Large-subunit ribosomal RNA, domain V from a Bdellovibrionales bacterium, 585 nucleotides, folded computationally. Its Rfam family is "Bacterial large subunit ribosomal RNA". NCBI's taxonomy places the organism under Bacteria, Pseudomonadati, Bdellovibrionota, Bdellovibrionia, Bdellovibrionales.
[in-house]
Context: one part of a larger RNA
RNA sequence: CCCGCGGUUAGACGGAAAGACCCUAUGAACCUUUACUAUAACUUUGCAGUGGUAUUAGGAAUUUUAUGUGUAGGAUAGGUGGGAGACUUUGAAGCGGGGGCGCCAGCCUUCGUGGAGUCACCCUUGAAAUACCACCCUUGAAAUUCUUGAUAUCUAACCUGCUGCCCUGAAUCGGGCAGAGGGACCCUGCAUGGUGGGUAGUUUGACUGGGGCGGUCGCCUCCCAAAGAGUAACGGAGGCGCGCGAUGGUGGGCUCAGGCUGGUCGGAAAUCAGCUGUCGAGUGCAAUGGCAUAAGCCCGCCUGACUGCAAGACUGACAAGUCACGCAGAGACGAAAGUCGGCCAUAGUGAUCCGGUGGCUUCCAUGUGGAAGGGCCAUCGCUUAACGGAUAAAAGGUACUCUAGGGAUAACAGGCUGAUGACUCCCAAGCGUCCAUAGCGACGGAGUCGUUUGGCACCUCGAUGUCGGCUCAUCACAUCCUGGGGGUGAAGUAGCUCCCAAGGGUUUGGCUGUUCGCCAAUUAAAGUGGUACGUGAGCUGGGUUCAGAACGUCGUGAGACAGUUUGGUCCCUAUCUGCCGUGGG
Numbered sequence: 001c002c003c004g005c006g007g008u009u010a011g012a013c014g015g016a017a018a019g020a021c022c023c024u025a026u027g028a029a030c031c032u033u034u035a036c037u038a039u040a041a042c043u044u045u046g047c048a049g050u051g052g053u054a055u056u057a058g059g060a061a062u063u064u065u066a067u068g069u070g071u072a073g074g075a076u077a078g079g080u081g082g083g084a085g086a087c088u089u090u091g092a093a094g095c096g097g098g099g100g101c102g103c104c105a106g107c108c109u110u111c112g113u114g115g116a117g118u119c120a121c122c123c124u125u126g127a128a129a130u131a132c133c134a135c136c137c138u139u140g141a142a143a144u145u146c147u148u149g150a151u152a153u154c155u156a157a158c159c160u161g162c163u164g165c166c167c168u169g170a171a172u173c174g175g176g177c178a179g180a181g182g183g184a185c186c187c188u189g190c191a192u193g194g195u196g197g198g199u200a201g202u203u204u205g206a207c208u209g210g211g212g213c214g215g216u217c218g219c220c221u222c223c224c225a226a227a228g229a230g231u232a233a234c235g236g237a238g239g240c241g242c243g244c245g246a247u248g249g250u251g252g253g254c255u256c257a258g259g260c261u262g263g264u265c266g267g268a269a270a271u272c273a274g275c276u277g278u279c280g281a282g283u284g285c286a287a288u289g290g291c292a293u294a295a296g297c298c299c300g301c302c303u304g305a306c307u308g309c310a311a312g313a314c315u316g317a318c319a320a321g322u323c324a325c326g327c328a329g330a331g332a333c334g335a336a337a338g339u340c341g342g343c344c345a346u347a348g349u350g351a352u353c354c355g356g357u358g359g360c361u362u363c364c365a366u367g368u369g370g371a372a373g374g375g376c377c378a379u380c381g382c383u384u385a386a387c388g389g390a391u392a393a394a395a396g397g398u399a400c401u402c403u404a405g406g407g408a409u410a411a412c413a414g415g416c417u418g419a420u421g422a423c424u425c426c427c428a429a430g431c432g433u434c435c436a437u438a439g440c441g442a443c444g445g446a447g448u449c450g451u452u453u454g455g456c457a458c459c460u461c462g463a464u465g466u467c468g469g470c471u472c473a474u475c476a477c478a479u480c481c482u483g484g485g486g487g488u489g490a491a492g493u494a495g496c497u498c499c500c501a502a503g504g505g506u507u508u509g510g511c512u513g514u515u516c517g518c519c520a521a522u523u524a525a526a527g528u529g530g531u532a533c534g535u536g537a538g539c540u541g542g543g544u545u546c547a548g549a550a551c552g553u554c555g556u557g558a559g560a561c562a563g564u565u566u567g568g569u570c571c572c573u574a575u576c577u578g579c580c581g582u583g584g585g
Stems, first nucleotide, its partner, number of pairs: 001585008010577003014572002022406004027402002029398004035202005041195003045191005051154016068137001078136005085119003094113008158182003162179006205217003214234001218240006241387001242284001243343002248302007256280001258276005282291002285348001287346003306329004312323003318388001331340003354381007363374002413460001414458001415456003419453001421449006430440002467542001468540003472534001473531005480505003483500006507521005548566004552561003
């Protein structure tokens, strides 16, 4: 060096299982509820199956009957017309009793008595007799009919999981007959309002230095923005979701803020005068850019805060957005030239669908003519604010979970970084009786390391097993002991501090799952770290981190909790490399 054999498991990010944690999906499934929308079921009401009678409360019609008071006036005159007579032994006036109405004057009616008269035309009045008749009005009463509701009752629909008989030589089924009980209820159908996680279908946003929690989501101004435009971030600052009939148009005029000086109350600022004053004031509102020829401040007259258009541009992926010459019409102001299609400019906002309102007088209008309806023009209704707006209409749980994927994205480990951390050094104010540096060392500065906590998200989600212990280690040295030295605020002993040094060594117990830590007893000492916080194809499985259960707390609930408690399957026969032992060539 080659080839074996027997072992051992450090590696082959070993095998097994398209990771169960985490995220994503306009994925799924179950579960919950005061999510949304439905719905079974329950319930309200109406109609039908569904009938009789009575009473009662309303309504309507018809008939009879009563009713009617301004003033004047015999007096309680409803209206209009006819009308000279009407009623009465078939019982008038009067009187007595009862009832009703009433404006307290009286009127109507009934019974008894009575035994022959009573009323009208006269006089007053807008209208003349309820003397008499007819048609009506107002307000009542009675009766009849129809009708609405309620109540009571009946029996014939309907019901009986009551009884008897028959079908039936068998039954608590069914049917028939008879009886009994209930009864127009119950029940059923249709329509309708309510309740309705009992059931069902679904929804439950995105951005995001993982996700959640928080914050944000459209528009305007500035910086970032790198001197054209544009330009990101959970970068730094602020505003808007309007206002105004004058704060608009036009013609004319004016100049502000501040300062100095002077002046009653009057002061640092009130109002007044003079000088100075290029912009520091003001601009309806944030910022920026403008503006004194003013776009700032006053006054006069007005309504162009117009109708129909629009060359040409800017700016956008588009849709949108913005500026504007000029023409026609009818105007405002101005002597005129001219200016005027809102406001110094840039925010003050919302597509489409659907619907409302006013017009167009005709564009369509379902055989034709109309009309309904639609269209066209104008306008209104969205914190559709998740603001290019999925629907008119929507919240949660899952540790019982599932699927597709992702190392596009978290938890372990590694990597990069080194803020934080550990260690070292520089400067030296000060402490150290005196004396910066025996020993310390403020305020600061410069580094090293990669053991902490982090940041990043680069390999790994078709799997790199996670704390601690056991076993077995190996390395570094910033050395715990042992060894050698310098300084000392080193007398000695014992220390403190620094330098060299990694050869060897570096305990046993109690508590806790603990690492750590505390305690006990020792020791020369009981070192600090790295090794996937060494080591689970070596062991364990106490903790963490599935499914059961419980407590506290939170939640309406399903459930949840770096809160607690109890319970809870740890697979692999070694192919290669490595290592140990051994054999042959």